[in-house]
RNA sequence: CUCUCAUCGAGAGCGGGCGAGGGACCGGCCCUAUGACCCCGCGGCAACCCCCUGGUGAAGGCGAUUUCACUGGUGGAAGGGUGCCAACUCCGGCAGAGUGAAGAGUACAUCACUCUGGAAGAUGAGGG
Numbered sequence: 001c002u003c004u005c006a007u008c009g010a011g012a013g014c015g016g017g018c019g020a021g022g023g024a025c026c027g028g029c030c031c032u033a034u035g036a037c038c039c040c041g042c043g044g045c046a047a048c049c050c051c052c053u054g055g056u057g058a059a060g061g062c063g064a065u066u067u068c069a070c071u072g073g074u075g076g077a078a079g080g081g082u083g084c085c086a087a088c089u090c091c092g093g094c095a096g097a098g099u100g101a102a103g104a105g106u107a108c109a110u111c112a113c114u115c116u117g118g119a120a121g122a123u124g125a126g127g128g
Base pairs, nucleotide, nucleotide: 001128002127003126004125005124006123007122008121013042014041015040016039017038021031022030023029025093026092027091028090043085044084045083048081049080050079051076052075053072054071055070056069057068058067059066089120094117095116096115097114098113099112100111101110
C1' cells in the first nucleotide's frame, strides 16, 4: 500500500511543552491566543486480539487430567498488544422511499426534514 471480515447513536481528561491553525477530502457548521491541533507524563474508557471464566459439542483415554471448536448482542478486566478520551464517523456528499414548501391545474425538477441502503473514512483481527 492492498484484500477479507467485524464494529462505528455508548464510554472516558488533567498537568507540562510548543505556538497556529485544526476537525481525512469538498460544502456546511464548529473548536482555537481563556492556547486548539500535535508531542510528553500521569490518569481513565472500552472489550477488537491475547488472557481469565461459565455452558455445549468433539477427539483421545478404562477413568481422570488434557486438547480443539462453538457460544455468553450484559460473563470478567488482574495482566499483555492495539485503539480511544469536543460535537452520532460533528452533519451532509451517491441512490431510493415518505412528508412538506414556493405554486397557480397534473407531473418532472428544486429546496427542507425523516427513514433505508451505499460510497468514503476510522479502528481491530486475519491474509497478500
A computed fold for a 128-nucleotide RNA from a Chloroflexota bacterium, annotated as SAM riboswitch aptamer (S box leader).
Model confidence (mean pLDDT): 81 of 100.